About this RNA: Predicted 3D model of a 105-nucleotide RNA (SAM riboswitch aptamer (S box leader)) from Neobacillus dielmonensis. The organism belongs to Neobacillus, within Bacteria.

């Protein structure tokens, strides 16, 4: 760091360090922060995927053991096409990007 398939309106935080930023990037809006941002430990939690191990009407289920990953806000919203609308507006729908997991090169 490239390919592929799959999923992203659910779900789930408290300390201790820390000291000003965060919410992927780039503009714009929003919004979160000294009632303490990022970013590290510890503990807790949560269930998406591959593994396991039970059950099973052999479709599947359940259980957090394990390998990852997550615990504000639809992936916070728009952005590029298209489309509906009551056309200063609301909204759907699809690519793009992007995150995760499993496999390939």
């Nucleotide at each position: 760091c490239u390919c592929u398939u799959a999923u992203c309106g659910a779900g789930a935080g408290a300390g201790a360090c820390g000291g000003a930023g965060g919410g992927a990037a780039a503009u714009g809006g929003c919004c979160c922060u000294a009632u303490g941002a990022a970013g590290u430990c510890u503990c807790g939690g949560c269930a998406g995927c591959g593994g396991g191990u039970u059950c099973u009407u052999u479709g599947g289920a359940a259980c957090a053991c394990u390998g990852u990953g997550c615990c504000a806000a639809u992936u916070c919203c728009a952005u590029c096409a298209g489309g509906a609308u009551u056309u200063u507006u609301u909204c759907c729908u699809g690519a793009u990007a992007g995150a995760u997991a499993a496999g390939a090169a």